The RNA shown here (TPP riboswitch aptamer (THI element)) has 92 nucleotides and comes from an uncultured Deinococcota bacterium. Rfam family: TPP riboswitch aptamer (THI element). Rfam links the family to the GO term thiamine pyrophosphate binding. The coordinates come from a structure-prediction model, not an experiment, and the mean pLDDT is 78.
RNA sequence: AGCUGUCACUAGGGGUGCCAACAAUGGCUGAGACUAAACCCUUUGAACCUGAACCUGUUAAUACGGGCGUAGGGAUGUGCAACAAAUGCAAA
Numbered sequence: 001a002g003c004u005g006u007c008a009c010u011a012g013g014g015g016u017g018c019c020a021a022c023a024a025u026g027g028c029u030g031a032g033a034c035u036a037a038a039c040c041c042u043u044u045g046a047a048c049c050u051g052a053a054c055c056u057g058u059u060a061a062u063a064c065g066g067g068c069g070u071a072g073g074g075a076u077g078u079g080c081a082a083c084a085a086a087u088g089c090a091a092a
Base pairs, nucleotide, nucleotide: 001087004084005083007079008078009077011042012041013040014039017028018027019026020025048073049072050071054067055066056065057064
């Protein structure tokens, strides 16, 4: 110096399940399990929804591994003052 970002600003999207009969309470997984101005995600999009009360292994069950799945949907723009990364240039 210009560019980019996990950065800044701005706008938006999303889930809240399983087990102990229920409530209370406790246990499980998870970033999040109903409120916290939390957490995750925004096209480089498995956040999340549909197929799906799916198939297989596994688990107390959800969860989890694999499949379905280059299946169908799915929410943003701007900027470089600060921060970070890499690149280039100059000087020592």